Notes:
This is a predicted structure of a 72-nucleotide RNA (transfer RNA) from an archaeon. Rfam family: tRNA. Gene Ontology term of the family: triplet codon-amino acid adaptor activity. RNAcentral holds the sequence, with entries from ENA.

[in-house]
RNA sequence: GGGCUUGUGGUCUAGUGGUAUGACGUCACCUUGACAUGGUGAAGAUCGGCAGUUCGAUUCUGCCCAAGCCCA
Numbered sequence: 001g002g003g004c005u006u007g008u009g010g011u012c013u014a015g016u017g018g019u020a021u022g023a024c025g026u027c028a029c030c031u032u033g034a035c036a037u038g039g040u041g042a043a044g045a046u047c048g049g050c051a052g053u054u055c056g057a058u059u060c061u062g063c064c065c066a067a068g069c070c071c072a
Base pairs, nucleotide, nucleotide: 001071002070003069004068005067006066007065010024011023012022018055026042027041028040029039030038048064049063050062051061052060
């Protein structure tokens, strides 16, 4: 330098065009003498960035950034 794959709450993850799913974790309450377990509820991601296509983009296209693999 070229090619390919990946990027989604704090962590892991589902989602092949129609307002993003679940688990763990966090917080509050119940339960306990207290902790743990268990139960109920809540907060938490404008989906790596910028453009484009579209009525509508996490999803399709281009460029860039980051990580990984391969070729030279």